RNA sequence: AUAAACCUUCAGGGACUGGUGAAAUUCCGUACCGGCGGUGAGGAUAUACUAUCCAAGCCCGCGAGCCCCACGGGGCAGAUCCGGUGCAAUUCCGGGGCCGACAGUAAAGUCUGGAUGGGAGAAGGUUGUU
Numbered sequence: 001a002u003a004a005a006c007c008u009u010c011a012g013g014g015a016c017u018g019g020u021g022a023a024a025u026u027c028c029g030u031a032c033c034g035g036c037g038g039u040g041a042g043g044a045u046a047u048a049c050u051a052u053c054c055a056a057g058c059c060c061g062c063g064a065g066c067c068c069c070a071c072g073g074g075g076c077a078g079a080u081c082c083g084g085u086g087c088a089a090u091u092c093c094g095g096g097g098c099c100g101a102c103a104g105u106a107a108a109g110u111c112u113g114g115a116u117g118g119g120a121g122a123a124g125g126u127u128g129u130u
Stems, first nucleotide, its partner, number of pairs: 001130001004127007015030001017029003031110002033100002035062004042054005057098002065076004080096005102113003
C1' cells in the first nucleotide's frame, strides 16, 4: 500500500413570527432549513509539474419512512428554469422558481410522537492477504 473479516466511536437542520378563526407553530402572509456517496470548468492551502481540503436540497444513486410478504425478499416514494461565460456547466456567476416520510391535531419540511430507535456513510483500530 491492500482482498477479506471483525471491533469502537461518530453520523439532520429549521418560527417563542403576523393575520383570520371557537379552535391552526397545520390555513393565508412573512421568515427559516437542506442527511450520505458520486460527478463537478469554482475556491483555499502548500514544498505549486503536483498534492491535500472545501464545493449540487431540486443531475446519478443511497438512507430514514410507508405498503406487501412464503420473513429470503419485493414494491412505493420530492422538487429547476431563464440569462451569462465557455469546446464543455441542470454543478460556476446573476436572477427567478420549486420540493420535503409516517402517526397525532383545524390540513404540519419547521410542533408533538415512534426515536435514549434506525441509518446511507465517515473516522479510527485489530486480525489477515500480497

FMN riboswitch aptamer (RFN element) from Desulfallas thermosapovorans DSM 6562, 130 nucleotides, folded computationally. The organism belongs to Desulfallas thermosapovorans, within Bacteria. The prediction has a mean pLDDT of 77. RNAcentral holds the sequence, with entries from Rfam.